[in-house]
The RNA shown here (transfer RNA) has 71 nucleotides and comes from uncultured Ruminococcus sp.
Its Rfam family is "tRNA". Rfam classes the family as a transfer RNA.
Taxonomically the source falls in Ruminococcus (Bacteria, Clostridia, Eubacteriales, Oscillospiraceae).
Model confidence (mean pLDDT): 80 of 100.
It was read from a public genome assembly.
RNA sequence: GCGGAUGUAGUUUAGUGGUAAAACGCCAGCUUCCCAAGCUUGAGUUAGGGGUUCGAUUCCCCCCAUCCGCU
Numbered sequence: 001g002c003g004g005a006u007g008u009a010g011u012u013u014a015g016u017g018g019u020a021a022a023a024c025g026c027c028a029g030c031u032u033c034c035c036a037a038g039c040u041u042g043a044g045u046u047a048g049g050g051g052u053u054c055g056a057u058u059c060c061c062c063c064c065a066u067c068c069g070c071u
Stems, first nucleotide, its partner, number of pairs: 001070007010024004018054001026042001028040003048062004
């Protein structure tokens, strides 16, 4: 330099055009003499930019990061 893959909450992962979700974690409450466990509740997320579309995590382009392969 060329090609390919991945990027979704603090972490690990679903979701592949139509309300962004689960588990663990975090805040608060209940329970308990206290702790742990358990129950309820809440906050928080599509790496970034642009385009197509009534509507984009999803399709297209650019860019960034990581990984793999070729030279």